This is a predicted complex of two RNAs, RNase P RNA and transfer RNA, with 427 nucleotides together. It holds a member of the Rfam family "Bacterial RNase P class A". Rfam classes the family as a ribozyme. Its mean pLDDT, the model's own confidence on a scale to 100, is 80.

RNA sequence: UGAGUCCGCCGGGCGACCGCUGCGAGCGAUCGCAGAGGAAAGUCCGGACUCCGCAGGGCAAGGUGCUGGGUAAUCCCCAGGCGGCGCGAGCCGAUGGACAGUGCAGCAGAAAGCAAACCGCCAACGCCGCAAGGCACGGUAAGGGUGAAACGGUGGUGUAAGAGACCACCAGCGGGUCGGGUGACCGGCCCGGCUAGGUAAACCCCACCUGGAGCAAGACCACGCAGGGACGACGGCUGCCCGCCGGUUGAGUCCCGGGUAGGUCGCAUGAGGCCGUUCGGCAACGACGGUCCCAGAUAGAUGGUCGCCGCGACCUUCGGGUCGUACAGAAUCCGGCUUACAGGCGAACUCACCAC
RNA sequence: GCGGGCGUCGUUCAAAGGCAGGACCUCAGAUUUCCAUUCUGACGAUGCCGGUUCGAUUCCGGUCGCCCGCU
Numbered sequence: 001u002g003a004g005u006c007c008g009c010c011g012g013g014c015g016a017c018c019g020c021u022g023c024g025a026g027c028g029a030u031c032g033c034a035g036a037g038g039a040a041a042g043u044c045c046g047g048a049c050u051c052c053g054c055a056g057g058g059c060a061a062g063g064u065g066c067u068g069g070g071u072a073a074u075c076c077c078c079a080g081g082c083g084g085c086g087c088g089a090g091c092c093g094a095u096g097g098a099c100a101g102u103g104c105a106g107c108a109g110a111a112a113g114c115a116a117a118c119c120g121c122c123a124a125c126g127c128c129g130c131a132a133g134g135c136a137c138g139g140u141a142a143g144g145g146u147g148a149a150a151c152g153g154u155g156g157u158g159u160a161a162g163a164g165a166c167c168a169c170c171a172g173c174g175g176g177u178c179g180g181g182u183g184a185c186c187g188g189c190c191c192g193g194c195u196a197g198g199u200a201a202a203c204c205c206c207a208c209c210u211g212g213a214g215c216a217a218g219a220c221c222a223c224g225c226a227g228g229g230a231c232g233a234c235g236g237c238u239g240c241c242c243g244c245c246g247g248u249u250g251a252g253u254c255c256c257g258g259g260u261a262g263g264u265c266g267c268a269u270g271a272g273g274c275c276g277u278u279c280g281g282c283a284a285c286g287a288c289g290g291u292c293c294c295a296g297a298u299a300g301a302u303g304g305u306c307g308c309c310g311c312g313a314c315c316u317u318c319g320g321g322u323c324g325u326a327c328a329g330a331a332u333c334c335g336g337c338u339u340a341c342a343g344g345c346g347a348a349c350u351c352a353c354c355a356c
Numbered sequence: 357g358c359g360g361g362c363g364u365c366g367u368u369c370a371a372a373g374g375c376a377g378g379a380c381c382u383c384a385g386a387u388u389u390c391c392a393u394u395c396u397g398a399c400g401a402u403g404c405c406g407g408u409u410c411g412a413u414u415c416c417g418g419u420c421g422c423c424c425g426c427u
Stems, first nucleotide, its partner, number of pairs: 001352005007346004012309007020035006037327001041338002044336005049214004056242004061210005066080005081095001082093004096205002101203002103199002118144002120140003126135003152170006171195001173192008218265004227256005234246004272292005278287003310325006357426007366380004374410001382398005403419005
């Protein structure tokens, strides 16, 4: 200098005038203060909170899935193991089990799951023949070809030709043992039989987790009204059973008709934000101390105009001019994940080339 | 705001993880003097991006769009 990897952050600034929402002060006129986001989004996970009498037992159903840790909790985060990709920094992985059982693999191919002779190779033994050779019982997974996948690899011995049939090395499997690690797992040695296929985001097995609904939850106040009809023995918690509660003294469901469509709480002090030469930890995070109060609408406020500056594009008579300024936007709250995003800043690291 | 469901030719419906198939429409041909009917043939699709698998319309994530319910 070029090409990359990775982590964190910002995402317009200042001023004037006129508005809007909330809170506070004031008898009042009025004044003061605050007023969108990193995603407020998707609603994909996890909680808080509220109701369902209790939140109970069993089955079913669903979810998660290497190990250790963090957390209120998690399909989250951190660290590590293993596998794959990359020269590398690094990235990706629903990553338990395929000797518990069941299933699946189209087409091609001879054969596809207790393997299999299409081509090829050989034909020793048997028969014929003096012989070369021929016929035939057959043998063979080393070679070819098909496929995503063909039942270890290389070399040798051996053989009619071959084959873990045998041997050496290598890969891999099972068992034992020793060492390291909390653990996943890693490494060494010995023995064994020569090789065990794939798929569980197929059923399933194992381990762990989950009661259902959701702020339109739910509680209260005010105002108003008119009941009628049909079905009806079961209805609710809950998909089923047990259990519990309500009901057959009429619950519940549906239809017609009538009334209301107002307010308050929940609802803004919270797993809260910021700071730290502090402490523990590799880290996620936790502990401790200090400091701050930081949107709360209800058809929904957070806006408009002007001036200066910043950034980008275009034009330029180089004085400047014109246009634009990402994604988006609270609605019970919080922690994550995912997705969208003009432009910019900072830190660490890798590779290539050049110079010293 | 919360909850649930669905995306396949132009339209409406199928499809045990193994060549995406009907019906209507459109186009062409045949039949007819011509049109209609009828017959034959053709064109034409899995919303998009990833993952699992040898292989995905199907299984699993994300995303986009549409529909329904709750005061």